Record summary:
Predicted 3D model of a 72-nucleotide RNA (transfer RNA) from an Oscillospiraceae bacterium.
[in-house]
RNA sequence: UGGACUAUAGCCAAGCGGUAAGGCACCAGACUUUGACUCUGGCAUUCUCAGGUUCAAAUCCUGAUAGUCCAA
Numbered sequence: 001u002g003g004a005c006u007a008u009a010g011c012c013a014a015g016c017g018g019u020a021a022g023g024c025a026c027c028a029g030a031c032u033u034u035g036a037c038u039c040u041g042g043c044a045u046u047c048u049c050a051g052g053u054u055c056a057a058a059u060c061c062u063g064a065u066a067g068u069c070c071a072a
Base pairs, nucleotide, nucleotide: 001071002070003069004068005067006066007065010024011023012022018055026042027041028040029039030038048064049063050062051061052060
């Protein structure tokens, strides 16, 4: 310098235009003498950032940022 991939909750991770699943963790409650286990509920109006397209964007387009890899 060129190319490819990745960026979603505290962590892991699904999502492939119709408004964000799940697990662990955390919070509240039930159970228990207490704790653990188990069960119920809660937890992302900014999906890395800025624009654009669209009735509607995590998703499509452009640029930027950070990281990984390949080539030179």
It matches the Rfam family "tRNA". Its mean pLDDT, the model's own confidence on a scale to 100, is 80. RNAcentral holds the sequence, with entries from ENA.